[in-house]
RNA sequence: CUAAGUAAAAGGCAAAACCAUUGAAAAAUGGUGACGCAAAACUAUAGGGGCUUCGUUGUUUUACAACAUGCCAGCCAGGUGCCAAA
Numbered sequence: 001c002u003a004a005g006u007a008a009a010a011g012g013c014a015a016a017a018c019c020a021u022u023g024a025a026a027a028a029u030g031g032u033g034a035c036g037c038a039a040a041a042c043u044a045u046a047g048g049g050g051c052u053u054c055g056u057u058g059u060u061u062u063a064c065a066a067c068a069u070g071c072c073a074g075c076c077a078g079g080u081g082c083c084a085a086a
Base pairs, nucleotide, nucleotide: 005083012037013036017032018031019030020029021028022027035074042078043077047076048075049072050071051070055067056066057065058064059063
């Protein structure tokens, strides 16, 4: 330098569930907690995909359908990046 991610070390993140707060919801934030993760760090009009529907529109209006401007990066993706066997 390259680089498998099976070794070691230093450290990192934190699913579900429960509690609190915010929110119409999806979900987010904090606490407890670890299912897991080598990018489980970053990027959400400007790649695909998924979730929700306060509201708006339509209709056959106690309802149903469609729609994101609301969300998800722990779905794929993108650029970046720590350690590192051989």

The RNA shown here (c-di-GMP-I riboswitch aptamer) has 86 nucleotides and comes from Ammoniphilus resinae. Model confidence (mean pLDDT): 84 of 100. The sequence was found by an Rfam model in a public genome assembly.